[in-house]
RNA sequence: GGUUCAUCCAGAGCGGGGGAGGGCACCGGCCCUGCGAACCCGCCGCAACCGACCCCCCUCGCCCGGGUGGACACGGUGCGAAUUCCGGCCCGGACGGCACACGGCCUCCGGGAAGAUGAACG
Numbered sequence: 001g002g003u004u005c006a007u008c009c010a011g012a013g014c015g016g017g018g019g020a021g022g023g024c025a026c027c028g029g030c031c032c033u034g035c036g037a038a039c040c041c042g043c044c045g046c047a048a049c050c051g052a053c054c055c056c057c058c059u060c061g062c063c064c065g066g067g068u069g070g071a072c073a074c075g076g077u078g079c080g081a082a083u084u085c086c087g088g089c090c091c092g093g094a095c096g097g098c099a100c101a102c103g104g105c106c107u108c109c110g111g112g113a114a115g116a117u118g119a120a121c122g
Stems, first nucleotide, its partner, number of pairs: 002121007013043005021032003026088004044080003049076003053070002055067003084114001089112006096106003
């Protein structure tokens, strides 16, 4: 990097090093940033995706298996500006607005695609 599934308007920052970028490529917008960006280290924190734990189902009883139950940061990840910062591409909608002999443009709403994270698989 691939496939499948789930989630994504909630939440949580200080110190040291570093020295100009950052908001995962690109474009537009809008932001953050010398009152110090990326990145590295330390500590702190947020969060229940997985494991472990408790409960329920299954069982004569366990193990395994199942739960759209619970509790919990102990273990494995993840995360700590702004909705995944917003848009871009596709589909649908509004008796929306503007153009109109053409199926366009704009605004807004919903969904998809894309992306991120986790779990499982090959």
Predicted 3D model of a 122-nucleotide RNA (SAM riboswitch aptamer (S box leader)) from a Dehalococcoidia bacterium. It was read from a public genome assembly, where an Rfam model found it. The prediction has a mean pLDDT of 83. The organism belongs to Dehalococcoidia, within Bacteria.